This is a predicted structure of a 154-nucleotide RNA (FMN riboswitch aptamer (RFN element)) from a Verrucomicrobiota bacterium. The organism belongs to Verrucomicrobiota, within Bacteria.

């Protein structure tokens, strides 16, 4: 340095502000009403702005380039539970600038290339609730993976 075994640690973020008002409550008029008048509560979900971005890879440092992971659905294994395996499902980017690097040239220089810079966009499971990327919940869960220790080999 490397293969295996065992154990262990870590492993998801989002300040909020304003507006509207479904609906509810109180009072009044009225024979009564889902009508009318006044007052109050009222969407962290709607509107405007704001805020957030797991893991591995990739011609540099990626939410939207290539893959992975949770949840959900189906099938199988398993006596049940639980667990394991397989499959399905699985979102989103353009323009311009720059060029470490690569290629061509004797050279000047030229060509290609970004995850960087600028601008403008877009995306974000399920359940609950006035419609949720941001609230509550499954979840002190799971997990892509990232480290460490010990032992046995090469």
């Nucleotide at each position: 340095c490397u293969g295996g075994a065992u154990c262990u640690u870590c492993g998801g973020g989002a300040c909020g502000a304003g507006g509207u008002g479904a609906u509810c409550c109180c009072g009044g008029c009225g024979a009564g009403g889902u009508u009318c008048c006044g007052g109050g509560a009222g969407a962290c979900u709607c509107c405007u702005c704001a805020c957030c971005g797991g893991c591995g890879g990739u011609g540099g440092a990626a939410g939207c380039c290539c893959g992975c992971g949770a949840a959900c659905c189906c099938c199988g294994a398993u006596c049940u539970g639980a667990u394991c395996g397989g499959g399905g499902c699985c979102g989103a980017u353009g323009c311009g600038g720059u060029a470490g690097c690569c290629c061509c040239u004797g050279g000047c220089g030229g060509g290609g290339u970004a995850c960087c810079c600028g601008c403008a966009g877009c995306c974000g499971a399920c359940c609950g609730u006035a419609u949720a990327g941001u609230c509550g919940g499954g979840a002190u869960g799971g997990g892509a993976g990232a480290g460490g220790a010990u032992c046995c080999g090469g």